The RNA shown here (c-di-GMP-I riboswitch aptamer) has 80 nucleotides and comes from a Candidatus Rokuibacteriota bacterium.
The prediction has a mean pLDDT of 85.
Of the family's consensus pairs, 95% are formed in the model.
Rfam family: c-di-GMP-I riboswitch aptamer. Its family is annotated with cyclic-di-GMP binding in the Gene Ontology.
The sequence was found by an Rfam model in a public genome assembly.
[in-house]
Order: sequence, then structure tokens, then C1' cells
RNA sequence: UUCCGACAACGGCAAACCAGUCGUGAGGCUGGGACGCAAAGCCGCGGGCCAGGGAUGAACCUGGCGGCCGGGCUACCGAA
Repeated sequence: UUCCGACAACGGCAAACCAGUCGUGAGGCUGGGACGCAAAGCCGCGGGCCAGGGAUGAACCUGGCGGCCGGGCUACCGAA
């Protein structure tokens, strides 16, 4: 340094659900709360999923999720 990841250390994040609030909606934000997470940090690039429009459906357009799978960038610790 790379891989790797322990019933290790210091810390971190926070699903469902509840309350408030914003949004047509998917869903966002804040607080509470912890199922989990070694990138559950960032990007939103490919795929996927979801919502609205498209008379239905599709193409397509716009938006959303990223804690679904890949990809890019960055990072704490150090047993085997």
C1' cells in the first nucleotide's frame, strides 16, 4: 500500500412505526424511534423500482427512491 473485516477501540448512520410539515403523487424535511449498516459517506452514470402526464396500455416526457444491483470519487480503525 492492496485485499480483508473481529462479540476489538473511538465514533457514525438510522428501516418500520409515530407526530408535525411540504408535495396532485411517488416521496422530502424536522423531531421521536432502532430493523439493520464497514462505506447505510458523496455522485445519480447504467440498469431496476415507484409516481404524475400520455383518453386505457405502450413509446415518450417530467419527477421520485438509492437501505435493489452494478459503476465513479472519498474516508475512520487494525485482530486473524